Notes
RNAcentral holds the sequence, with entries from ENA and SILVA. A computed fold for a 1526-nucleotide RNA from an uncultured Pseudomonadota bacterium, annotated as small-subunit ribosomal RNA. The coordinates come from a structure-prediction model, not an experiment, and the mean pLDDT is 83.
RNA sequence: AGAGUUUGAUCCUGGCUCAGAAUGAACGCUGGCGGCGUGCUUAACACAUGCAAGUCGAACGAGAAAGGGACUGCUUGCAGUCCCGAGUAGAGUGGCGCACGGGUGAGUAACACGUAGAUAAUCUACCUUCGAAUUUGGGAUAACCGCCUGAAAGGGCGGCUAAUACCGGAUAAAGUUUAUUGACACAAGUUGAUAGAUGAAAGGCAGCCUAUUCAUGAAAGCUGUUGUUUGGAGAUGAGUUUGCGGACCAUUAGCUUGUUGGUGGGGUAAAGGCCUACCAAGGCUGUGAUGGUUAGCUGGUCUGAGAGGAUGAUCAGUCACACUGGAACUGGAACACAGUCCAGACUCCUACGGGAGGCAGCAGUGAGGGAUUUUGCGCAAUGGGGUAACCCCUGACGCAGCAACGCCGCGUGAGUGAAGAAGGCCUUUGGGUCGUAAAGCUCUGUCAACUGGGAAGAAGUUACUGUAUAUUAACAGUGUAUAGUAUUGACGGUACCAGUGGAGGAAGCAUCGGCUAACUCCGUGCCAGCAGCCGCGGUAACACGGGGGAUGCAAGCGUUAUUCGGAAUUAUUGGGCGUAAAGUGCGCGUAGGCGGUAUUGUCGGUCAGAUGUGAAAGCCCGGGGCUCAACCCCGGACGUGCAUUUGAAACAGCAAUACUUGAGUACGGGAGAGGAAAGCGGAAUUCCUGGUGUAGAGGCGAAAUUCGUAGAUAUCAGGAGGAACACCGAUGGCGAAGGCAGCUUUCUGGACCGAUACUGACGCUGAGGCGCGAAGGCGUGGGUAGCGAACAGGAUUAGAUACCCUGGUAGUCCACGCAGUAAACGAUGUUCACUAGGUGUAGCGGGUAUUAAAACUUGCUGUGCCGCAGUUAACGCAUUAAGUGAACCGCCUGGGGAGUACGGUCGCAAGACUAAAACUCAAAGGAAUUGACGGGGGCCCGCACAAGCGGUGGAGCAUGUGGUUUAAUUCGACGCAACGCGAAGAACCUUACCUGGGUUUGACAUCCUGUGGAUUUGUAAGAGAUUACAAAGUGCCUUCGGGAGCACAGAGACAGGUGCUGCUUGGCUGUCGUCAGCUCGUGUCGUGAGAUGUUUGGUUAAGUCCAGCAACGAGCGCAACCCUUAUCUUUAGUUGCCAGCACGUUAAGGUGGGAACUCUAGAGAGACUGCCCCGGUUAACGGGGAGGAAGGUGGGGAUGACGUCAAGUCAUCAUGGCCCUUAUGCCCCGGGCUGCACACGUGCUACAAUGGUCGGUACAAACGGAAGCGAAGCCGAGAGGUGUAGCGAAUCCUAAAAAGCCGAUCUCAGUUCGGAUUGGAGGCUGAAAUUCGCCUCCAUGAAGUUGGAAUCGCUAGUAAUCGCGGAUCAGCAAUGUCGCGGUGAAUAUGUUCCCGAGCCUUGUACACACCGCCCGUCAAGCCACCCAAGCAGGAUGCACCCGAAAACAUUAUAUCUAACCAGGGCAACUUGGAGGAAAAUGUUGAAGGAGUGUUUUGUGAGGAGGACUAAGUCGUAACAAGGUAA
Repeated sequence: AGAGUUUGAUCCUGGCUCAGAAUGAACGCUGGCGGCGUGCUUAACACAUGCAAGUCGAACGAGAAAGGGACUGCUUGCAGUCCCGAGUAGAGUGGCGCACGGGUGAGUAACACGUAGAUAAUCUACCUUCGAAUUUGGGAUAACCGCCUGAAAGGGCGGCUAAUACCGGAUAAAGUUUAUUGACACAAGUUGAUAGAUGAAAGGCAGCCUAUUCAUGAAAGCUGUUGUUUGGAGAUGAGUUUGCGGACCAUUAGCUUGUUGGUGGGGUAAAGGCCUACCAAGGCUGUGAUGGUUAGCUGGUCUGAGAGGAUGAUCAGUCACACUGGAACUGGAACACAGUCCAGACUCCUACGGGAGGCAGCAGUGAGGGAUUUUGCGCAAUGGGGUAACCCCUGACGCAGCAACGCCGCGUGAGUGAAGAAGGCCUUUGGGUCGUAAAGCUCUGUCAACUGGGAAGAAGUUACUGUAUAUUAACAGUGUAUAGUAUUGACGGUACCAGUGGAGGAAGCAUCGGCUAACUCCGUGCCAGCAGCCGCGGUAACACGGGGGAUGCAAGCGUUAUUCGGAAUUAUUGGGCGUAAAGUGCGCGUAGGCGGUAUUGUCGGUCAGAUGUGAAAGCCCGGGGCUCAACCCCGGACGUGCAUUUGAAACAGCAAUACUUGAGUACGGGAGAGGAAAGCGGAAUUCCUGGUGUAGAGGCGAAAUUCGUAGAUAUCAGGAGGAACACCGAUGGCGAAGGCAGCUUUCUGGACCGAUACUGACGCUGAGGCGCGAAGGCGUGGGUAGCGAACAGGAUUAGAUACCCUGGUAGUCCACGCAGUAAACGAUGUUCACUAGGUGUAGCGGGUAUUAAAACUUGCUGUGCCGCAGUUAACGCAUUAAGUGAACCGCCUGGGGAGUACGGUCGCAAGACUAAAACUCAAAGGAAUUGACGGGGGCCCGCACAAGCGGUGGAGCAUGUGGUUUAAUUCGACGCAACGCGAAGAACCUUACCUGGGUUUGACAUCCUGUGGAUUUGUAAGAGAUUACAAAGUGCCUUCGGGAGCACAGAGACAGGUGCUGCUUGGCUGUCGUCAGCUCGUGUCGUGAGAUGUUUGGUUAAGUCCAGCAACGAGCGCAACCCUUAUCUUUAGUUGCCAGCACGUUAAGGUGGGAACUCUAGAGAGACUGCCCCGGUUAACGGGGAGGAAGGUGGGGAUGACGUCAAGUCAUCAUGGCCCUUAUGCCCCGGGCUGCACACGUGCUACAAUGGUCGGUACAAACGGAAGCGAAGCCGAGAGGUGUAGCGAAUCCUAAAAAGCCGAUCUCAGUUCGGAUUGGAGGCUGAAAUUCGCCUCCAUGAAGUUGGAAUCGCUAGUAAUCGCGGAUCAGCAAUGUCGCGGUGAAUAUGUUCCCGAGCCUUGUACACACCGCCCGUCAAGCCACCCAAGCAGGAUGCACCCGAAAACAUUAUAUCUAACCAGGGCAACUUGGAGGAAAAUGUUGAAGGAGUGUUUUGUGAGGAGGACUAAGUCGUAACAAGGUAA
């Protein structure tokens, strides 16, 4: 630091996902040790049991028992007394503490918290310090005793008693208050003076005897100490209060009546509506009140480069809470976790009357949950409470236990060791790899184990013995300081150290397709499964499962969850808005934000300095301590903040003064469909009236509905009415936008130009708000010619609720209202400034020149086009910016769900505005590129059409296919490009199929062992394969060792397979297509895919050539080179030829000879637009002509670019994988491939006279021939037979060519056409002709009279027609196929159309590429959400009812009453008063009740839409002009 994923590819936008770090974690697999930390995140759910707050006898009274001992009565034993236990235990009064410490985070959006302040508005027990005082009295009460009562908890009555408990008095300063008064000050205040009133206390302990009293010594007293009271100060803690700061929702916009303020009073420690009476009517709020939801806050923690984001466990600060709600009491402090009272829920006890309880203390239990520990030890340390102290208490704390929960450290060994062992895995069988890894050899000794030693943490306190010092009269005593001795450790015999032995006890987990480090085999076969994203799996899976190997981390490793990061994906740092999401439809304008020039002042902003604070811990730096580290300790720095204070004065603000350039006003001009109202006009449509006139009109692709003989359409004249304004008219004008168009008048807004004057920043933007706002729509009332939703009819169509046609209502028009939206678009907010130009156009002006028009030049304002820099993802924009800057507003943050639901506001309604979520997908999208496609365009070609000729489709037959049948009808081929195809030949064989019979190392190959020569023949059984028997026969080579070859038998390796997969393949082939295309290098352009070249203008059969051009070249294709054919030359003449010369025959190149010709087959020539004319760019080339056998690639062939079709072939062959192995192999007989209702393809023969039949007669080419072709001759009617001559072929043979020509006949008919079918008789091949061959003859004589829709071939030696030959082959179903020659046409004006192809261009939502993509309803499943009669909960507002405890107020004393006061009494006591208790009433008041609202959750028959789900239904809406542009 980035990466993967949208596409065929590209760039961009944009989401999703990954790599990192982290955690109080959990789960899976695994697990050696130690250190340091951490450990209910869920149910603030319920809790058994134990412990967590007591202490003080130096405040006070009282005071056991068990047990032990002694004695007595008396001695089994029991009882009593005394002593010890013991002034102990336990309880009580009183003091202090229990408000700390510990837990939790429910509530709380608040001065709760943080930070900085205020308290001149306050309190503070214990502590420290400084003063003063500590006086005199009194009455009770618990404990205890007795009685009563209750199940218990407890309670009641009577009696006794003490205090540092309680109460009265005295005295005193301060304080408080009243009055008078001084000084200071900042408004509240601070500090004094004088005079009144009011205004405390408690003792305990220890010691002493100098004076007083009693007299060993005590008490007053004194001393010391401690306490008490009071005051000042400090410290600490607390209360109250203020500024600022930190969550979300506006689908919460208004809230508030003690509310806001004042005055009086009350209350508090304290200001204050805190409370109350009265008065006023205020207070808060868009800088977000009120309401709702969520949440303890902070230091910090995690992450991040930072800014930020998330978080608030442990530790620390703070707040709140203590079963739920309410309340007060005590106290310095509480409205109190282990206190009280009341109410409620729950649990427990109960004698049913009544009681008890509160783990969110430490352990622990249940429950919940994915999940979180021991009912441990100790107060030794640190700290806390009480105490004079010892000491006691302390689940705070210190330790230990459990848990890999986290961090850190260590170990599981080190060196050497190649026969690269064995074994595993892989293998191309050679080897590779695990792998120096192991073994072996040599070492070490951490951890663990065992043995032995063994800390620090401990300082103190107290006691004793000394010393010094203070106090004092004192050497007592006490305090303080100091020395010594004794005493204190839970952890723990722990850390640590030493020794012993010995590699011994100690490695796993995840991953290995890409991202992302790491690859192979087997199994599986869209199954099982994987998956973070993309995606793997349908028979060769590096992606599933296992093995081997590898990679990563390591006592852990993975997974899951969550946070930050990456994400510049909320953008302050640091994004955007023309087309990707995104500019409000437009204006006016409020708040707000921003704002020209100059001077002066000020200093709140800003900047600088200083001070305080920003707790500690943490982070960072330095140092130190545990062997290191984690961890801990010390010091420093930081803490961007806040406050106070001192300065500066540029900038911004504020105040003041001035200015003119921003803005505006006045004046003079011209332009304009700017707006509103009124009036006027002509053309046209329609209608009405009349005339002329007659049969149609109208409409369409074609028609019909419709109108018309009741007179239409057409035409003429007149009239009516409504709406709209041709030409001018224009990327012309005006307006803010919507929008505005005949003419005239009136009223009216704005802009522009010009020149002066004036005002003096008056400006820009603009959340809310207000106004305007097309079409369509709504309301009321008019109007209605044309057009025209809905609707009707006619067509079209498979359908046609459409497109087309005929009608036609709302509406369109007017008036007044509503509505408030548009692709309201420049898809571009408004304003200002700056930044090359060129060229139009509209308005106004200046200058030059001019008689004028025009022209030239120039300024401003508007409106267009082109274009540089710049910018942009690209397209594009470009002074009218999408460039460069400034100001303000609006808006966006993946697609779908959805601009939808719910709520609210507006509206008569339609609806508008505002505006989510669940769920779902990994994309959706923009621009551009290359293709492909288009019922887009242009150019061009092809037997593509057209023009022609002949066919097919109808018939019969042949043949192939489908179908069907069958035991089998073997298999393959299926649009063109399967179907007379593989098959150039199925009776057996072939043959792969079927029935049946056999066989198992096999019909065939190699290896091993044994035997035997091999081999041949015969007989018997059998359908045959085969089996049995018999006979003949003893081979070849040899270096004599043996070898080669063959057969049989045996064992196993193996053979074999026309079994599967052509979608694993090679090879071969078809097809587009013999179409003209397909590419590359370098350069250039583009961010890039790519483009250019290859486009353009000509031309060509051709990307053929020429010209031009940011291209220049090149390759594969085209062409040419090759074969053949057409002409000629030359060479060579046998088997071919015969002109001339001879011989010769019935005839014949038969013979001699010839080498001329034909021919044969070698070599050459020839044709190249070479020549001429014309056209063309002086080109390529085209047209015409000459010459020539041939003329513009002469004809034909071979030759098939890059590629496409997962085209065809595993059955030619080869081959991976899979399958069979007494069978899916092999052998054999027979059958089948030929079966036949039918359908299709390809052919043959015909339907006849351009013909048939008969007779005569002429002319080819090419090929074949030895298990062959087979002549002549003879036989047969013929097929054929016989026969052998010749010939391995320019020699012989097949061999007759046929159409043709010359005659004859038939005369238009199912025929002398046609020949199917059938009967009979023969021939040939072959072991074999029945299924199932061909041929001949005789007889038979079917359909068929030129073929519907449709469709095929062919452009010249072609079509058509005629015969000949070959392959295969014993024979042949061949009419097929491959060749050969004979005869031999017609037509092409042309490219509109059909089909196919090429190039350019255009559109595209296609890229598996139109056989594409894709929309909606319906049907099915599933999911979430919405509505809904309602139903059930939660929360809460308002107005009521009832009203506990408690507080406050009031009331009457029928009741009770120690202290004080007064009276009486000697006294006990009594009476009265004050006061108190208790009670009653009232106010407030929790819970409860009932009423009515609001809000929220769950559920709900049924309903609505939505998302998703390989192969359902109906259509085809969109993407091409998508077939009606959307």